[in-house]
The RNA shown here (Glycine riboswitch aptamer) has 101 nucleotides and comes from an uncultured Rhodobacteraceae bacterium. The coordinates come from a structure-prediction model, not an experiment, and the mean pLDDT is 79.

RNA sequence: GCGUCAGCGACGGGAGAAUCCGGGCCGCCAGGUGGCGUUCCCGGUGCCGAAGGAGCAACCGCCCCGGUAAACUCUCAGGCAAAAGGGACCGUCGCGGGCAA
Repeated sequence: GCGUCAGCGACGGGAGAAUCCGGGCCGCCAGGUGGCGUUCCCGGUGCCGAAGGAGCAACCGCCCCGGUAAACUCUCAGGCAAAAGGGACCGUCGCGGGCAA
């Protein structure tokens, strides 16, 4: 040192799925065990997949067995009105690092 590989940071974009049901606290109306509202708490069922996690093929090996991938699969976790938050991944910029004609 053309470039290339991955990492970190900033900015921008970024989906899906019940404002479900029941109960509790609080407030209001009623004064009949009920009705309404909102934040929160508990339980239940249904659903989503793009934090994280787990699983498998081809292929490879020292061939018993093992290694090894995802945006696929599973849903442990997480999430399911809007908002907020999170968000794989994509783009731009910057930082330092490995390899390098």